[in-house]
RNA sequence: UUCUUAUCAAGAGCGGUGGAGGAACAGGUCCUAUGAAGCCCGGCAACCAGAUCAAUGAUCUAGGUGCUAAUUCCUGCAGACGGUGAAAGCCGUACUGAGAGAUAAGAG
Numbered sequence: 001u002u003c004u005u006a007u008c009a010a011g012a013g014c015g016g017u018g019g020a021g022g023a024a025c026a027g028g029u030c031c032u033a034u035g036a037a038g039c040c041c042g043g044c045a046a047c048c049a050g051a052u053c054a055a056u057g058a059u060c061u062a063g064g065u066g067c068u069a070a071u072u073c074c075u076g077c078a079g080a081c082g083g084u085g086a087a088a089g090c091c092g093u094a095c096u097g098a099g100a101g102a103u104a105a106g107a108g
Base pairs, nucleotide, nucleotide: 001108002107003106004105005104006103007102008101013041015040016039017038021031022030023029025076026075027074028073042068043067044066047064048063049061050060051059052058053057072100077097078096079095080093081092082091083090084089
């Protein structure tokens, strides 16, 4: 870097350090000197792992990852439904599916 499978509406700090940016990309909309990213500590979760049992499962532990503003912050393509319009279209919806992305495990 590519492919496969699973998950993505829950959860997690009035800490230290650091100093200006951050929320993948684009557009929006936000967060940020009442301190951004990064790092440390704390925390959350339980994919892999380990343990036990009445074992395609359940419970526990937390070693390998991961995560710790907002649904994956929202939309990005196609459709459904509703509104509007002569139509093209435009607007709306915790709607459906895909795409993109993230994470884990496995494979090349």
Description
A computed fold for a 108-nucleotide RNA from Terribacillus sp. AE2B 122, annotated as SAM riboswitch aptamer (S box leader). Of the family's consensus pairs, 97% are formed in the model. RNAcentral holds the sequence, with entries from Rfam. Rfam family: SAM riboswitch aptamer (S box leader). Gene Ontology term of the family: regulation of gene expression. The prediction has a mean pLDDT of 87.